[in-house]
Context: one part of a larger RNA
Molecule: small-subunit ribosomal RNA, 5' domain
Organism: uncultured bacterium
RNA sequence: UGAACGCUAGCGGCAGGCUUAAUACAUGCAAGGCGAAGGGGCAGCAAUGUCACUGUCGUACGGGUGCGUAACGCGUAUGCAACCUACCUAUCACUGGGGGAUAGCCCGGGGAAACCCGGAUUAAUACCGCAUGACACAUUUGUAUAGCAUUAUACGAUUUGUUAAAGAUUUAUUGGUGAUAGAUGGGCAUGCGUUCGAUUAGCUAGUUGGCAGGGUAACGGCCUACCAAGGCGACGAUCGAUAGGGGAGCCGAGAGGUUGAUCCCCCACACGGGCACUGAGAUACGGGCCCGACUCCUACGGGAGGCAGCAGUAGGGAAUAUUGGGCAAUGGAUGCAAGUCUGACCCAGCCAUGCCGCGUGCCGGAUGAAGGCCCUCAGGGUUGUAAACGGCUUUUAUUCGGGAAGAAGAGCAGGGGUGCGCCUCUGUGUGACGGUACUGAAUGAAUAAGCACCGGCUAACUCCGUGCCAGCAGCCGCGGUAAUACGGAGGGUGCGAGCGUUGUCC
Numbered sequence: 001u002g003a004a005c006g007c008u009a010g011c012g013g014c015a016g017g018c019u020u021a022a023u024a025c026a027u028g029c030a031a032g033g034c035g036a037a038g039g040g041g042c043a044g045c046a047a048u049g050u051c052a053c054u055g056u057c058g059u060a061c062g063g064g065u066g067c068g069u070a071a072c073g074c075g076u077a078u079g080c081a082a083c084c085u086a087c088c089u090a091u092c093a094c095u096g097g098g099g100g101a102u103a104g105c106c107c108g109g110g111g112a113a114a115c116c117c118g119g120a121u122u123a124a125u126a127c128c129g130c131a132u133g134a135c136a137c138a139u140u141u142g143u144a145u146a147g148c149a150u151u152a153u154a155c156g157a158u159u160u161g162u163u164a165a166a167g168a169u170u171u172a173u174u175g176g177u178g179a180u181a182g183a184u185g186g187g188c189a190u191g192c193g194u195u196c197g198a199u200u201a202g203c204u205a206g207u208u209g210g211c212a213g214g215g216u217a218a219c220g221g222c223c224u225a226c227c228a229a230g231g232c233g234a235c236g237a238u239c240g241a242u243a244g245g246g247g248a249g250c251c252g253a254g255a256g257g258u259u260g261a262u263c264c265c266c267c268a269c270a271c272g273g274g275c276a277c278u279g280a281g282a283u284a285c286g287g288g289c290c291c292g293a294c295u296c297c298u299a300c301g302g303g304a305g306g307c308a309g310c311a312g313u314a315g316g317g318a319a320u321a322u323u324g325g326g327c328a329a330u331g332g333a334u335g336c337a338a339g340u341c342u343g344a345c346c347c348a349g350c351c352a353u354g355c356c357g358c359g360u361g362c363c364g365g366a367u368g369a370a371g372g373c374c375c376u377c378a379g380g381g382u383u384g385u386a387a388a389c390g391g392c393u394u395u396u397a398u399u400c401g402g403g404a405a406g407a408a409g410a411g412c413a414g415g416g417g418u419g420c421g422c423c424u425c426u427g428u429g430u431g432a433c434g435g436u437a438c439u440g441a442a443u444g445a446a447u448a449a450g451c452a453c454c455g456g457c458u459a460a461c462u463c464c465g466u467g468c469c470a471g472c473a474g475c476c477g478c479g480g481u482a483a484u485a486c487g488g489a490g491g492g493u494g495c496g497a498g499c500g501u502u503g504u505c506c
Base pairs, nucleotide, nucleotide: 001503003502004501005500006499007498010358011357012356013355014354015353016351017350018316023314024313025312027311028310029309032057033056034055037054038053040051041050042049043048064269065268066267073194074193075192076191077190078189079188080187083186084185088182089181090180091179092178093177094176095175096130098128099127106119107118108117109116110115136162137161138160140157141156142155143154144153145152146151167174168173195241196240197239202232203231204230207229208228209227210226212224213223214222244266245265246264247263248259249258250257251256271292272291273290274289275288294305295304296303297302322348324347325346326345330344331342332341333340334339361392362391363390364389371383372382373381374380375379397443398442399441400440401439402438406433411428412427413426414425415424416423417422450495451494452493453492454491455476456475457474461490462489463488464487465486471478472477
């Protein structure tokens, strides 16, 4: 150290948990909301509730993974006089009057299914004209100021042209349209930095530049036609290999080396490849189309699918968890709101994977008991205050009780204030975790110690067995009959709910 393996294991807090096959996936859930946009169906006496469809907002966020990428991808610093930005905020102006359809529903038909076709009828904040219209856009033009060029800004004028809207509920709100500015988020460009190989030395035809046009929100060979012949390269082009980048992590006095797990920012991807549509925003993980591989259903005509979301399964592997609870909190979508949805998130479960903390008792106790081991063997030494024995304590454990914080609200009811936007006071009211944390009492030393090592490096020594055998070993090296080095025992040393081994980095 994201570790694994061996032996061992009492508890808690905080973190972490497929590094391998971006392999294939059964099953469930992970993105819906709105009836205060619309007409309907169903239930109901009604109020009302509910459902599919049209509509609208969201599904471009959040969540996952690291395949690709050596690149303006990332980091840093700038620029845009070359750009966009739904929802939000501020300000200004407007919101007039019409039309034709279509889903649903009804009728009929086809199909095994997925689903599809025809007819009739209907609504809208769906769709389409008309009106009005500028500070918008386009065009013509003047003055002033400024600038790095194309030009920009301000004030005008005039001329013309073009372009908008939607209501709902009801008395006050909320929507809709156009414009300006802000905020937020993005797009583009540039300087510098960004792995290894020269046993890769030349590379390049949209290639490099220009003119004209197209395209884009926008600059640009981004694309097209024409013209020129350029452009890059030993300051390493091209080619090959490897790799997501950064904040940061580890080691180090530093210089530097190494890594890019968890968390945060950016990028890329969503079975492999390609393409666009919708939209403010995608070339869209749980949208669409096509090709391909694979899997499944089939009445053989045809269809369905995409866990690199959360769990989970198979496989691979030395190796990595539950098909759990809840929206109570934080945040997100939607809605006037109540609320609904949310495998984001908050929690719980599993694992000594790591870090930290606690415990396995304390005091007294020498006939230095018995036993073990050793010796110079009637004896002595050591294990060793260790045990027994006496007293004490109760963290922890068990049992019985009490029991949170995390919650602020929103809404509702009542009161007060007001600049009528709202603000404020009181009450009520909401906890998955959890009867958890914490805490009181009772009981009783009661429930709790191992692992590696002892030749030198390196802290710690003797006996027995073995006899170059069996074996040990990180290096030096031990073992061939007295082995402190092998195996066992006694004793000791080190660390301790861990201890060793292995891999890897410094």